This is a predicted structure of a 71-nucleotide RNA (transfer RNA) from a bacterium.
RNAcentral holds the sequence, with entries from ENA.
The prediction has a mean pLDDT of 80.
It matches the Rfam family "tRNA". It is annotated as a transfer RNA.

[in-house]
């Protein structure tokens, strides 16, 4: 330089065009003499920027970041 893979919550992962799930974790409340355990509620994300569509995490481009190969 060419090609190709990843990029979603503080972490680890899911979801193949119709409101973005869940484990851990942070908060609160129950419980307990305290803690911890357990149960219940809450938080809180789509690498940027654009473009297809009524509608995008999904699709198509460009870039940014990390990886891999081959020169």
């Nucleotide at each position: 330089g060419u090609g190709c893979c990843u990029g979603u919550a503080g972490c680890u992962u899911a979801g193949u065009g119709g409101u973005a799930a869940a484990g851990c974790g942070u908060c609160g409340c129950u419980c307990u003499g305290u803690g911890g355990c357990a149960g219940c509620g809450a938080u809180g994300a789509g690498g940027u920027g654009g473009g297809u569509u009524c509608g995008a995490u999904u699709c198509c481009c460009a870039u940014c970041a990390g990886g891999c190969a081959c020169c």